The RNA shown here (Fluoride riboswitch aptamer (crcB RNA motif)) has 66 nucleotides and comes from Taibaiella soli. It was read from a public genome assembly, where an Rfam model found it. The coordinates come from a structure-prediction model, not an experiment, and the mean pLDDT is 77.
RNA sequence: UUGCAGGAAGGAAAUGGUGUCUUCCUAACUGAACCGCUUGAGAAAGCUGAUGGCGCCUACAACAUA
Numbered sequence: 001u002u003g004c005a006g007g008a009a010g011g012a013a014a015u016g017g018u019g020u021c022u023u024c025c026u027a028a029c030u031g032a033a034c035c036g037c038u039u040g041a042g043a044a045a046g047c048u049g050a051u052g053g054c055g056c057c058u059a060c061a062a063c064a065u066a
Stems, first nucleotide, its partner, number of pairs: 009026005016057006036047004
């Protein structure tokens, strides 16, 4: 200096907070993972969802009861 393995750490998973699990990215300048879908040349218009999965809280929406 390089390679392999292990350990530790950080970040991400289309709208908030948190617990847990899963997946992915990162060790250096070729700067990652990630940043929803449909129509449209574009401008723009429309649609689903507070989770990647599950639980709880908060916000919003609908219905019912008191």